[in-house]
Order: sequence, then C1' cells, then structure tokens
RNA sequence: AGGGGCGUAGUUUAAUGGUAGAGCAAUGGUCUCCAAAACCAUUAAUGCGGGUUCGAUUCCUGCCGCCCCUG
Repeated sequence: AGGGGCGUAGUUUAAUGGUAGAGCAAUGGUCUCCAAAACCAUUAAUGCGGGUUCGAUUCCUGCCGCCCCUG
C1' cells in the first nucleotide's frame, strides 16, 4: 500500500428492517447465629458522523479502534 472481518451493559454474547434480550458481575431484599449457596427485584448498552426508509443494531457510506491475509 491492497484485501477481508469485527465493534451492543463492568464482562461474555443474542436480536428476519418493526418494544434492544440473556448469562456472569454489581446493588438491594428473603433465608441463615454469621457467611456461602439458592430464590426475588433493580441499575446499566447498539464505536463516532452522514445517507436510504414510515421505521435502522440490521442496508449504504466516511472516519476511528482492534484482528487476520497478501506484498
């Protein structure tokens, strides 16, 4: 320099263009002599812009970051 892939919660990850879910973690509660475990509840996310569309995590595009391949 060229080509390809990925980016969603603290973390790991789902989601046919139509209400963004789940596990772990965190916080609170129940239980317990105390704790752990178990159970219940709560908080929290679409990398940053632009476009298409009635409607975008999803389609198109620019940039940023990470990974892989070619030279």
Molecule: transfer RNA
Organism: bacterium